[in-house]
Large-subunit ribosomal RNA, domain IV from Clavulina sp., 350 nucleotides, folded computationally. NCBI's taxonomy places the organism under Eukaryota, Dikarya, Agaricomycetes, Hydnaceae, Clavulina. The RNAcentral record of the full RNA draws on ENA.

Context: one part of a larger RNA
RNA sequence: UUCUUGUUAAGGAACUCGGCAAAUUGUCCUCAUAAGUUAGACGAGAUGAGGAACCUUCUAUUAAAUUUGAUAGAAUUUUUCUAUGAAAUGAAAAGAGGGUGUCACAAAAUCGGACGCACCGACUGUUUACUAAAAACACAGAUAACUGCUAAGAUGAAAAUAUUUGUAUAGUUGUCGAAUUUUGCCCAAUGCCAUUAAUAUAAACGAGGUGAAAUAUUAUUACCGAGUGAAAGUCUGGUCAAUGGCGGUCUUAACCUUAAGGAUCCAAAGGUAGCAAAAUUCCUUGUCCGCUAAAUACGCUCCUGCAUGAAUAAAGUAACGAUUGCGUCGCUGUCUCUACAAGUAUCUCA
Repeated sequence: UUCUUGUUAAGGAACUCGGCAAAUUGUCCUCAUAAGUUAGACGAGAUGAGGAACCUUCUAUUAAAUUUGAUAGAAUUUUUCUAUGAAAUGAAAAGAGGGUGUCACAAAAUCGGACGCACCGACUGUUUACUAAAAACACAGAUAACUGCUAAGAUGAAAAUAUUUGUAUAGUUGUCGAAUUUUGCCCAAUGCCAUUAAUAUAAACGAGGUGAAAUAUUAUUACCGAGUGAAAGUCUGGUCAAUGGCGGUCUUAACCUUAAGGAUCCAAAGGUAGCAAAAUUCCUUGUCCGCUAAAUACGCUCCUGCAUGAAUAAAGUAACGAUUGCGUCGCUGUCUCUACAAGUAUCUCA
């Protein structure tokens, strides 16, 4: 000097991105236990208060149980069962009193610190074997589409296989993701579905016509060609818990401000209920209030939403979380500010 430990007066987070690390707590018994709430064996081991060693005495020849013999009744071959009261044996744990010793009595090991507010995700669970455990995935549940069984969808070149020895309360696929309160407007675009007609056609067919060569007829060949002619498409309609979308400008009330209202343009419809400086807010450290001596943090409020918004779900939510942010108590060498000790490895000297 390194590492692993232990102890450090007074203070007690002043450390730091952040209480990271360490410390506190820790077991059993008794009492007592809040807000909230989906009313629950929820929250809850809430929080919190008290007790605990050993010896001895008493409660207490205590309870259950076992054994012995007695009386009465019932069944019965002996014998057994039931009831009554008697005697003997007989704990553990507990309570009350007295005493003893230690610095320390759940004497070691083992062994939750607690609480409050908010975001996200309902929950238990799963995940990047070797930098990510989460707010990601899954989930019960909600919803949509397809599928009538030789089913749809899947695998395979095929045979066939699984789905399934299942049958729409089933199977497959997509989205959201417990429960609660809800889920607005738009079918113009894109997609999907459906109907009957119509329209333009492709290949193909093709009445008829023209030319060429050869010709007496006929046949060959090149071209033109009315007309016939499928699906998709076009057309018409439906569909948003399908992909998605959900406006400007001007003006107006007897101070000012604001704009219920009016005008106008555009659009398929112009963002509803909610929530909102949010995991979304650029300006921004927005404004107000609270917390602090002091806060770009946090909570609450407002709404001026650059660029919220309803199953790409919206809002709130008990319980839960090695999640994230903030605060309080306790606790401490994290720090003020270090010091000492034990072990360990290395270096220098002897």
The coordinates come from a structure-prediction model, not an experiment, and the mean pLDDT is 82.